[in-house]
RNA sequence: GCCUGCGUAACUCAGCGGUAGAGUGCCAGUCUUGUAAACUGGGAGUCGGGAGUUCGAAUCUCUCCGCAGGCU
Repeated sequence: GCCUGCGUAACUCAGCGGUAGAGUGCCAGUCUUGUAAACUGGGAGUCGGGAGUUCGAAUCUCUCCGCAGGCU
RNA backbone atom coordinates (compact mmCIF):
# COMPACT_ATOMS: atom_id res chain seq x y z
P G A 1 -0.63 3.71 3.60
O5' G A 1 -0.86 2.77 2.32
C5' G A 1 -0.68 3.34 1.02
C4' G A 1 -0.69 2.24 0.00
C3' G A 1 -1.93 1.37 0.00
O3' G A 1 -2.99 1.94 -0.72
C1' G A 1 0.00 0.00 0.00
P C A 2 -4.50 1.70 -0.33
O5' C A 2 -4.80 0.22 -0.74
C5' C A 2 -4.81 -0.18 -2.11
C4' C A 2 -4.98 -1.68 -2.24
C3' C A 2 -6.16 -2.28 -1.50
O3' C A 2 -7.39 -2.13 -2.20
C1' C A 2 -4.24 -3.56 -1.04
P C A 3 -8.77 -2.06 -1.43
O5' C A 3 -8.98 -3.54 -0.87
C5' C A 3 -9.17 -4.62 -1.77
C4' C A 3 -9.27 -5.93 -1.02
C3' C A 3 -10.30 -5.97 0.09
O3' C A 3 -11.62 -6.17 -0.36
C1' C A 3 -8.28 -6.91 0.86
P U A 4 -12.85 -5.60 0.47
O5' U A 4 -12.91 -6.59 1.72
C5' U A 4 -13.18 -7.98 1.53
C4' U A 4 -13.06 -8.73 2.84
C3' U A 4 -13.88 -8.19 4.00
O3' U A 4 -15.25 -8.54 3.94
C1' U A 4 -11.70 -8.69 4.73
P G A 5 -16.34 -7.56 4.58
O5' G A 5 -16.17 -7.82 6.14
C5' G A 5 -16.43 -9.11 6.68
C4' G A 5 -15.95 -9.20 8.11
C3' G A 5 -16.54 -8.18 9.07
O3' G A 5 -17.84 -8.51 9.50
C1' G A 5 -14.22 -8.33 9.41
P C A 6 -18.88 -7.32 9.87
O5' C A 6 -18.33 -6.76 11.26
C5' C A 6 -18.26 -7.59 12.40
C4' C A 6 -17.43 -6.95 13.50
C3' C A 6 -17.94 -5.61 14.01
O3' C A 6 -19.00 -5.75 14.94
C1' C A 6 -15.61 -5.51 13.67
P G A 7 -20.07 -4.55 15.09
O5' G A 7 -19.24 -3.40 15.83
C5' G A 7 -18.63 -3.68 17.10
C4' G A 7 -17.97 -2.43 17.65
C3' G A 7 -18.91 -1.26 17.89
O3' G A 7 -18.56 -0.58 19.08
C1' G A 7 -17.19 -0.61 16.43
P U A 8 -19.38 -0.80 20.40
O5' U A 8 -20.90 -0.57 19.96
C5' U A 8 -21.41 0.76 19.80
C4' U A 8 -22.90 0.79 20.09
C3' U A 8 -23.31 0.20 21.44
O3' U A 8 -23.11 1.11 22.51
C1' U A 8 -24.71 -0.66 19.76
P A A 9 -22.56 0.53 23.87
O5' A A 9 -23.78 0.79 24.89
C5' A A 9 -24.09 2.13 25.26
C4' A A 9 -24.50 2.17 26.73
C3' A A 9 -23.56 1.42 27.67
O3' A A 9 -23.44 2.15 28.89
C1' A A 9 -25.74 0.59 27.90
P A A 10 -22.23 3.15 29.10
O5' A A 10 -21.14 2.23 29.84
C5' A A 10 -19.95 2.80 30.38
C4' A A 10 -19.27 1.77 31.24
C3' A A 10 -19.09 0.41 30.59
O3' A A 10 -17.86 0.35 29.88
C1' A A 10 -20.16 0.14 32.69
P C A 11 -17.81 -0.40 28.44
O5' C A 11 -17.80 -1.95 28.81
C5' C A 11 -16.72 -2.53 29.52
C4' C A 11 -17.03 -3.99 29.86
C3' C A 11 -17.43 -4.85 28.67
O3' C A 11 -16.31 -5.36 27.98
C1' C A 11 -18.98 -5.15 30.43
P U A 12 -16.47 -5.73 26.38
O5' U A 12 -17.43 -6.98 26.36
C5' U A 12 -16.99 -8.24 26.88
C4' U A 12 -18.08 -9.28 26.69
C3' U A 12 -18.66 -9.37 25.30
O3' U A 12 -17.85 -10.09 24.39
C1' U A 12 -20.40 -9.39 26.90
P C A 13 -18.05 -9.86 22.79
O5' C A 13 -19.65 -9.82 22.70
C5' C A 13 -20.30 -9.95 21.45
C4' C A 13 -21.73 -10.32 21.76
C3' C A 13 -22.76 -9.92 20.70
O3' C A 13 -22.80 -10.84 19.61
C1' C A 13 -23.56 -9.34 22.83
P A A 14 -23.35 -10.33 18.16
O5' A A 14 -24.91 -10.15 18.42
C5' A A 14 -25.73 -11.29 18.52
C4' A A 14 -27.17 -10.96 18.86
C3' A A 14 -28.00 -10.30 17.76
O3' A A 14 -28.36 -11.19 16.74
C1' A A 14 -28.53 -9.40 19.88
P G A 15 -28.42 -10.66 15.18
O5' G A 15 -29.55 -9.53 15.17
C5' G A 15 -30.91 -9.86 15.45
C4' G A 15 -31.68 -8.60 15.75
C3' G A 15 -31.83 -7.64 14.57
O3' G A 15 -33.00 -7.95 13.84
C1' G A 15 -31.17 -6.46 16.55
P C A 16 -33.03 -7.99 12.23
O5' C A 16 -32.05 -6.80 11.73
C5' C A 16 -32.56 -5.67 11.04
C4' C A 16 -31.99 -5.59 9.64
C3' C A 16 -32.36 -6.76 8.73
O3' C A 16 -32.44 -6.29 7.39
C1' C A 16 -30.02 -6.74 9.04
P G A 17 -33.85 -6.08 6.77
O5' G A 17 -34.15 -4.65 7.42
C5' G A 17 -34.13 -3.48 6.60
C4' G A 17 -34.52 -2.30 7.46
C3' G A 17 -36.01 -2.20 7.73
O3' G A 17 -36.20 -1.51 8.97
C1' G A 17 -35.32 -0.34 6.52
P G A 18 -37.18 -2.34 10.07
O5' G A 18 -38.14 -1.18 10.60
C5' G A 18 -37.61 -0.08 11.35
C4' G A 18 -38.73 0.80 11.84
C3' G A 18 -39.87 0.08 12.56
O3' G A 18 -40.42 0.95 13.53
C1' G A 18 -40.71 1.12 10.62
P U A 19 -40.28 0.50 15.08
O5' U A 19 -40.43 1.88 15.86
C5' U A 19 -39.83 3.08 15.34
C4' U A 19 -39.54 3.99 16.51
C3' U A 19 -38.64 3.37 17.58
O3' U A 19 -37.84 4.39 18.16
C1' U A 19 -40.74 3.91 18.53
P A A 20 -36.25 4.24 18.10
O5' A A 20 -36.00 2.72 18.54
C5' A A 20 -36.06 2.37 19.93
C4' A A 20 -35.31 1.08 20.13
C3' A A 20 -35.16 0.70 21.59
O3' A A 20 -36.32 -0.04 21.99
C1' A A 20 -33.09 0.51 20.45
P G A 21 -36.59 -0.40 23.49
O5' G A 21 -35.93 -1.88 23.50
C5' G A 21 -35.53 -2.46 24.70
C4' G A 21 -35.07 -3.87 24.44
C3' G A 21 -34.28 -4.52 25.54
O3' G A 21 -35.12 -5.05 26.53
C1' G A 21 -33.14 -4.84 23.51
P A A 22 -34.56 -5.31 28.01
O5' A A 22 -33.73 -6.66 27.89
C5' A A 22 -34.38 -7.87 27.52
C4' A A 22 -33.36 -8.99 27.37
C3' A A 22 -32.47 -9.22 28.57
O3' A A 22 -33.10 -10.01 29.56
C1' A A 22 -31.16 -9.16 26.61
P G A 23 -32.72 -9.77 31.10
O5' G A 23 -31.28 -10.45 31.24
C5' G A 23 -31.11 -11.85 31.06
C4' G A 23 -29.63 -12.19 31.02
C3' G A 23 -28.82 -11.69 32.19
O3' G A 23 -28.92 -12.51 33.33
C1' G A 23 -27.71 -11.18 30.20
P U A 24 -28.91 -11.82 34.79
O5' U A 24 -27.42 -11.29 34.96
C5' U A 24 -26.33 -12.20 35.04
C4' U A 24 -24.99 -11.49 34.93
C3' U A 24 -24.73 -10.38 35.95
O3' U A 24 -24.34 -10.88 37.23
C1' U A 24 -24.13 -9.63 33.81
P G A 25 -24.81 -10.05 38.52
O5' G A 25 -24.13 -8.62 38.39
C5' G A 25 -22.73 -8.47 38.55
C4' G A 25 -22.29 -7.08 38.16
C3' G A 25 -22.90 -5.94 39.00
O3' G A 25 -22.22 -5.76 40.23
C1' G A 25 -23.06 -5.41 36.71
P C A 26 -23.03 -5.23 41.48
O5' C A 26 -23.52 -3.77 41.06
C5' C A 26 -22.61 -2.70 40.88
C4' C A 26 -23.34 -1.42 40.55
C3' C A 26 -24.46 -1.05 41.52
O3' C A 26 -23.96 -0.39 42.69
C1' C A 26 -25.22 -0.84 39.31
P C A 27 -24.70 -0.64 44.09
O5' C A 27 -26.07 0.17 43.96
C5' C A 27 -26.08 1.58 43.84
C4' C A 27 -27.51 2.09 43.67
C3' C A 27 -28.52 1.54 44.67
O3' C A 27 -28.45 2.17 45.94
C1' C A 27 -29.42 1.43 42.51
P A A 28 -28.88 1.36 47.24
O5' A A 28 -30.46 1.23 47.13
C5' A A 28 -31.28 2.39 47.20
C4' A A 28 -32.74 2.05 46.94
C3' A A 28 -33.32 0.93 47.78
O3' A A 28 -33.67 1.34 49.09
C1' A A 28 -33.92 0.59 45.54
P G A 29 -33.71 0.32 50.28
O5' G A 29 -35.00 -0.59 49.98
C5' G A 29 -36.30 0.00 49.98
C4' G A 29 -37.32 -0.97 49.46
C3' G A 29 -37.45 -2.29 50.21
O3' G A 29 -38.23 -2.17 51.39
C1' G A 29 -37.39 -2.71 47.90
P U A 30 -38.00 -3.18 52.60
O5' U A 30 -38.51 -4.58 52.08
C5' U A 30 -39.89 -4.80 51.79
C4' U A 30 -40.14 -6.20 51.27
C3' U A 30 -39.59 -7.32 52.15
O3' U A 30 -40.48 -7.62 53.22
C1' U A 30 -39.00 -7.72 49.90
P C A 31 -39.91 -7.95 54.71
O5' C A 31 -39.08 -9.30 54.49
C5' C A 31 -39.75 -10.50 54.14
C4' C A 31 -38.74 -11.56 53.75
C3' C A 31 -37.66 -11.84 54.77
O3' C A 31 -38.11 -12.69 55.83
C1' C A 31 -36.69 -11.65 52.64
P U A 32 -37.82 -12.31 57.36
O5' U A 32 -36.25 -12.54 57.48
C5' U A 32 -35.70 -13.83 57.35
C4' U A 32 -34.20 -13.78 57.47
C3' U A 32 -33.66 -13.03 58.67
O3' U A 32 -33.70 -13.84 59.86
C1' U A 32 -32.46 -12.39 56.75
P U A 33 -34.27 -13.24 61.22
O5' U A 33 -33.18 -12.20 61.71
C5' U A 33 -33.50 -11.19 62.68
C4' U A 33 -32.24 -10.48 63.12
C3' U A 33 -31.39 -9.96 61.98
O3' U A 33 -31.84 -8.68 61.54
C1' U A 33 -30.03 -11.14 63.50
P G A 34 -31.91 -8.38 59.93
O5' G A 34 -30.37 -8.29 59.51
C5' G A 34 -29.58 -7.17 59.92
C4' G A 34 -28.13 -7.40 59.57
C3' G A 34 -27.84 -7.71 58.13
O3' G A 34 -27.81 -6.55 57.31
C1' G A 34 -26.67 -9.22 59.51
P U A 35 -28.25 -6.67 55.76
O5' U A 35 -27.08 -7.51 55.07
C5' U A 35 -25.83 -6.92 54.80
C4' U A 35 -24.81 -7.93 54.36
C3' U A 35 -25.07 -8.64 53.05
O3' U A 35 -24.77 -7.84 51.90
C1' U A 35 -24.30 -10.19 54.64
P A A 36 -25.63 -8.03 50.58
O5' A A 36 -25.30 -9.52 50.10
C5' A A 36 -24.03 -9.84 49.56
C4' A A 36 -23.89 -11.33 49.39
C3' A A 36 -24.87 -11.99 48.43
O3' A A 36 -24.46 -11.86 47.08
C1' A A 36 -24.78 -13.23 50.41
P A A 37 -25.58 -11.65 45.90
O5' A A 37 -26.42 -13.02 45.93
C5' A A 37 -25.80 -14.24 45.54
C4' A A 37 -26.71 -15.42 45.82
C3' A A 37 -28.08 -15.34 45.16
O3' A A 37 -28.03 -15.82 43.82
C1' A A 37 -28.33 -15.87 47.43
P A A 38 -28.99 -15.12 42.67
O5' A A 38 -30.49 -15.41 43.17
C5' A A 38 -30.99 -16.75 43.21
C4' A A 38 -32.36 -16.77 43.85
C3' A A 38 -33.36 -15.79 43.26
O3' A A 38 -33.98 -16.31 42.08
C1' A A 38 -33.39 -15.61 45.59
P C A 39 -34.32 -15.31 40.84
O5' C A 39 -35.59 -14.51 41.36
C5' C A 39 -36.80 -15.20 41.69
C4' C A 39 -37.76 -14.28 42.43
C3' C A 39 -38.05 -12.95 41.75
O3' C A 39 -39.00 -13.08 40.71
C1' C A 39 -37.57 -12.58 44.01
P U A 40 -38.95 -12.06 39.46
O5' U A 40 -39.43 -10.67 40.06
C5' U A 40 -40.74 -10.52 40.56
C4' U A 40 -40.94 -9.13 41.16
C3' U A 40 -40.52 -7.96 40.28
O3' U A 40 -41.47 -7.66 39.27
C1' U A 40 -39.70 -7.64 42.47
P G A 41 -40.99 -7.04 37.89
O5' G A 41 -40.55 -5.56 38.29
C5' G A 41 -41.52 -4.61 38.69
C4' G A 41 -40.87 -3.40 39.32
C3' G A 41 -39.97 -2.57 38.43
O3' G A 41 -40.69 -1.73 37.53
C1' G A 41 -38.94 -2.87 40.52
P G A 42 -39.97 -1.25 36.15
O5' G A 42 -38.82 -0.25 36.63
C5' G A 42 -39.14 0.95 37.35
C4' G A 42 -37.90 1.67 37.79
C3' G A 42 -36.93 2.07 36.69
O3' G A 42 -37.35 3.24 36.01
C1' G A 42 -35.73 1.12 38.48
P G A 43 -36.89 3.48 34.48
O5' G A 43 -35.45 4.14 34.65
C5' G A 43 -35.31 5.37 35.36
C4' G A 43 -33.85 5.63 35.66
C3' G A 43 -32.94 5.67 34.44
O3' G A 43 -32.99 6.93 33.80
C1' G A 43 -31.97 4.32 36.10
P A A 44 -32.85 6.96 32.19
O5' A A 44 -31.37 6.44 31.92
C5' A A 44 -30.24 7.15 32.41
C4' A A 44 -28.98 6.38 32.18
C3' A A 44 -28.73 5.98 30.74
O3' A A 44 -28.12 7.02 30.02
C1' A A 44 -28.39 4.13 32.18
P G A 45 -28.87 7.67 28.69
O5' G A 45 -28.12 6.96 27.48
C5' G A 45 -26.68 6.93 27.40
C4' G A 45 -26.24 6.18 26.17
C3' G A 45 -26.73 6.75 24.84
O3' G A 45 -25.83 7.74 24.37
C1' G A 45 -26.99 4.38 24.94
P U A 46 -26.36 9.22 24.07
O5' U A 46 -26.63 9.28 22.51
C5' U A 46 -27.74 8.58 21.93
C4' U A 46 -28.18 9.30 20.69
C3' U A 46 -27.28 9.15 19.46
O3' U A 46 -27.46 7.90 18.79
C1' U A 46 -28.02 11.41 19.71
P C A 47 -26.62 7.63 17.40
O5' C A 47 -26.06 6.17 17.63
C5' C A 47 -25.06 5.92 18.61
C4' C A 47 -24.65 4.47 18.52
C3' C A 47 -24.15 4.01 17.16
O3' C A 47 -23.12 3.02 17.34
C1' C A 47 -26.05 2.77 17.76
P G A 48 -22.03 2.80 16.16
O5' G A 48 -20.96 3.94 16.46
C5' G A 48 -20.51 4.20 17.80
C4' G A 48 -19.35 5.15 17.78
C3' G A 48 -19.53 6.33 16.85
O3' G A 48 -20.30 7.37 17.43
C1' G A 48 -17.44 5.33 16.45
P G A 49 -21.28 8.29 16.45
O5' G A 49 -20.28 9.26 15.72
C5' G A 49 -19.55 10.22 16.45
C4' G A 49 -18.76 11.12 15.49
C3' G A 49 -19.53 11.70 14.33
O3' G A 49 -20.32 12.82 14.69
C1' G A 49 -17.49 10.83 13.56
P G A 50 -21.74 13.08 13.93
O5' G A 50 -21.34 13.44 12.42
C5' G A 50 -20.62 14.63 12.15
C4' G A 50 -20.18 14.68 10.69
C3' G A 50 -21.28 14.56 9.67
O3' G A 50 -22.02 15.75 9.46
C1' G A 50 -19.47 13.19 9.05
P A A 51 -23.56 15.66 8.96
O5' A A 51 -23.48 15.16 7.44
C5' A A 51 -22.96 16.02 6.44
C4' A A 51 -22.74 15.28 5.14
C3' A A 51 -23.97 14.71 4.45
O3' A A 51 -24.73 15.68 3.74
C1' A A 51 -22.25 13.10 4.45
P G A 52 -26.32 15.40 3.55
O5' G A 52 -26.42 14.17 2.53
C5' G A 52 -25.93 14.31 1.21
C4' G A 52 -25.95 12.98 0.49
C3' G A 52 -27.31 12.34 0.29
O3' G A 52 -28.02 12.90 -0.81
C1' G A 52 -25.77 10.72 1.03
P U A 53 -29.66 12.87 -0.80
O5' U A 53 -30.03 11.32 -0.97
C5' U A 53 -29.74 10.64 -2.17
C4' U A 53 -30.20 9.20 -2.09
C3' U A 53 -31.65 9.01 -1.65
O3' U A 53 -32.56 9.19 -2.73
C1' U A 53 -30.26 7.54 -0.45
P U A 54 -33.89 10.11 -2.57
O5' U A 54 -34.77 9.25 -1.54
C5' U A 54 -35.21 7.95 -1.88
C4' U A 54 -35.78 7.25 -0.68
C3' U A 54 -36.81 8.05 0.10
O3' U A 54 -38.09 8.03 -0.51
C1' U A 54 -35.30 7.01 1.59
P C A 55 -38.97 9.41 -0.60
O5' C A 55 -39.37 9.67 0.89
C5' C A 55 -39.99 10.93 1.27
C4' C A 55 -40.55 10.83 2.67
C3' C A 55 -39.60 10.24 3.71
O3' C A 55 -38.71 11.19 4.22
C1' C A 55 -41.68 9.15 3.87
P G A 56 -37.16 10.81 4.41
O5' G A 56 -37.24 9.72 5.57
C5' G A 56 -37.66 10.08 6.90
C4' G A 56 -37.81 8.85 7.76
C3' G A 56 -36.59 7.97 7.91
O3' G A 56 -35.69 8.48 8.89
C1' G A 56 -38.48 6.63 7.46
P A A 57 -34.15 8.34 8.62
O5' A A 57 -33.82 6.77 8.66
C5' A A 57 -34.13 6.01 9.86
C4' A A 57 -32.99 5.06 10.19
C3' A A 57 -31.68 5.74 10.52
O3' A A 57 -30.96 4.93 11.44
C1' A A 57 -31.40 4.44 8.60
P A A 58 -31.12 5.18 12.97
O5' A A 58 -30.05 4.18 13.63
C5' A A 58 -28.66 4.49 13.55
C4' A A 58 -27.83 3.23 13.59
C3' A A 58 -27.84 2.38 12.33
O3' A A 58 -26.84 2.82 11.43
C1' A A 58 -28.27 1.01 14.20
P U A 59 -27.18 2.85 9.80
O5' U A 59 -27.56 1.34 9.44
C5' U A 59 -26.62 0.31 9.64
C4' U A 59 -27.24 -1.04 9.36
C3' U A 59 -27.74 -1.23 7.92
O3' U A 59 -27.49 -2.56 7.47
C1' U A 59 -29.55 -1.48 9.43
P C A 60 -26.27 -2.77 6.45
O5' C A 60 -26.68 -1.98 5.13
C5' C A 60 -27.39 -2.63 4.08
C4' C A 60 -27.54 -1.71 2.88
C3' C A 60 -26.32 -0.88 2.54
O3' C A 60 -25.36 -1.62 1.79
C1' C A 60 -28.21 0.52 2.52
P U A 61 -23.79 -1.26 1.90
O5' U A 61 -23.65 0.12 1.11
C5' U A 61 -23.87 0.18 -0.30
C4' U A 61 -23.63 1.59 -0.81
C3' U A 61 -22.33 2.22 -0.39
O3' U A 61 -21.24 1.80 -1.19
C1' U A 61 -24.09 3.76 -0.02
P C A 62 -19.76 1.73 -0.61
O5' C A 62 -19.33 3.27 -0.50
C5' C A 62 -19.21 4.06 -1.65
C4' C A 62 -18.92 5.51 -1.30
C3' C A 62 -17.75 5.73 -0.36
O3' C A 62 -16.50 5.70 -1.05
C1' C A 62 -19.59 7.02 0.36
P U A 63 -15.21 5.17 -0.28
O5' U A 63 -14.88 6.34 0.73
C5' U A 63 -14.53 7.64 0.26
C4' U A 63 -14.52 8.64 1.38
C3' U A 63 -13.65 8.29 2.57
O3' U A 63 -12.28 8.58 2.36
C1' U A 63 -15.75 9.03 3.33
P C A 64 -11.15 7.70 3.05
O5' C A 64 -11.12 8.25 4.54
C5' C A 64 -10.76 9.58 4.82
C4' C A 64 -11.13 9.99 6.23
C3' C A 64 -10.54 9.12 7.34
O3' C A 64 -9.19 9.44 7.65
C1' C A 64 -12.83 9.49 7.76
P C A 65 -8.24 8.30 8.23
O5' C A 65 -8.80 8.10 9.71
C5' C A 65 -8.74 9.15 10.66
C4' C A 65 -9.35 8.73 11.98
C3' C A 65 -8.82 7.42 12.56
O3' C A 65 -7.57 7.56 13.20
C1' C A 65 -11.17 7.47 12.72
P G A 66 -6.57 6.32 13.17
O5' G A 66 -7.20 5.29 14.20
C5' G A 66 -7.37 5.63 15.57
C4' G A 66 -8.17 4.59 16.29
C3' G A 66 -7.69 3.16 16.17
O3' G A 66 -6.60 2.86 17.01
C1' G A 66 -10.03 3.23 15.86
P C A 67 -5.56 1.73 16.55
O5' C A 67 -6.37 0.37 16.75
C5' C A 67 -6.82 -0.02 18.04
C4' C A 67 -7.66 -1.27 17.98
C3' C A 67 -7.05 -2.46 17.26
O3' C A 67 -6.08 -3.16 18.01
C1' C A 67 -9.29 -2.21 16.58
P A A 68 -4.91 -3.98 17.27
O5' A A 68 -5.66 -5.22 16.60
C5' A A 68 -6.27 -6.20 17.41
C4' A A 68 -7.01 -7.22 16.58
C3' A A 68 -6.19 -7.87 15.47
O3' A A 68 -5.32 -8.89 15.94
C1' A A 68 -8.31 -7.25 14.63
P G A 69 -4.01 -9.21 15.04
O5' G A 69 -4.52 -9.94 13.74
C5' G A 69 -5.15 -11.21 13.83
C4' G A 69 -5.79 -11.60 12.51
C3' G A 69 -4.87 -11.68 11.32
O3' G A 69 -4.08 -12.85 11.29
C1' G A 69 -6.83 -10.56 10.71
P G A 70 -2.67 -12.82 10.47
O5' G A 70 -3.05 -12.79 8.93
C5' G A 70 -3.72 -13.88 8.34
C4' G A 70 -4.17 -13.54 6.94
C3' G A 70 -3.09 -13.19 5.96
O3' G A 70 -2.41 -14.32 5.43
C1' G A 70 -4.85 -11.64 5.76
P C A 71 -0.91 -14.21 4.92
O5' C A 71 -1.03 -13.33 3.61
C5' C A 71 -1.67 -13.83 2.45
C4' C A 71 -1.64 -12.81 1.33
C3' C A 71 -0.26 -12.27 0.96
O3' C A 71 0.47 -13.16 0.12
C1' C A 71 -1.78 -10.47 1.14
P U A 72 2.05 -13.18 0.15
O5' U A 72 2.50 -11.79 -0.46
C5' U A 72 2.23 -11.50 -1.82
C4' U A 72 2.58 -10.07 -2.14
C3' U A 72 4.00 -9.65 -1.80
O3' U A 72 4.94 -10.05 -2.79
C1' U A 72 2.47 -8.00 -1.05